[in-house]
RNA sequence: UCCUCGCUGGUGUAACGGCAGCACGCCCGCCUCUGAAGCGGGUAGUCCAGGUUCGAAUCCAGGGCGAGGAG
Numbered sequence: 001u002c003c004u005c006g007c008u009g010g011u012g013u014a015a016c017g018g019c020a021g022c023a024c025g026c027c028c029g030c031c032u033c034u035g036a037a038g039c040g041g042g043u044a045g046u047c048c049a050g051g052u053u054c055g056a057a058u059c060c061a062g063g064g065c066g067a068g069g070a071g
Base pairs, nucleotide, nucleotide: 001070002069003068004067005066006065007064010024011023012022013021018054025043026042027041028040029039030038047063048062050060051059
């Protein structure tokens, strides 16, 4: 340099183009002699900037980062 694949809360993952969900974590509360477990509530996300579309996490093109391969 070229080819392929991937990027979603702190972490792991869902989401025929139609309000981004679940689990763990974290925070608050209940329970308890205390803690854990359990229960209730809360927290926080689509890598970036464009295009297409009534509507984009999703489709298209560019860039960034990572992984694999070629030379």
A computed fold for a 71-nucleotide RNA from Streptomyces sp. B4I13, annotated as transfer RNA. Rfam family: tRNA. The family's RNA type in Rfam is transfer RNA. About the family: Transfer RNA (tRNA) molecules are approximately 80 nucleotides in length.